This is a predicted structure of a 74-nucleotide RNA (c-di-GMP-I riboswitch aptamer) from a Desulfobulbaceae bacterium.
Rfam family: c-di-GMP-I riboswitch aptamer. Gene Ontology term of the family: cyclic-di-GMP binding.
The organism belongs to Desulfobulbaceae, within Bacteria.

[in-house]
RNA sequence: AUGAGAUAUAGCUAAACCUGUCGCAAGACAGGGACGGAAAGCUGCGGGUCUCAAAGGAUAGCCGAACUGCCUCU
Numbered sequence: 001a002u003g004a005g006a007u008a009u010a011g012c013u014a015a016a017c018c019u020g021u022c023g024c025a026a027g028a029c030a031g032g033g034a035c036g037g038a039a040a041g042c043u044g045c046g047g048g049u050c051u052c053a054a055a056g057g058a059u060a061g062c063c064g065a066a067c068u069g070c071c072u073c074u
Stems, first nucleotide, its partner, number of pairs: 003073003012037002017032006035061001041067001043065001045064003048059004
């Protein structure tokens, strides 16, 4: 370097739900809380889904892709 590994080690993260705030909404942020995660890190690039009268917006823990990364074995 490549590949594998969540029933390994040391760590990391945090669904639903509750409280507060923001938002037309989907939803987001902070605190609590753990369903889970081997990229559940990051980027709205492609697709999907959600919201919106529309324009827009949201979702990376929907799938794919780009970039980056810890540990063990190989």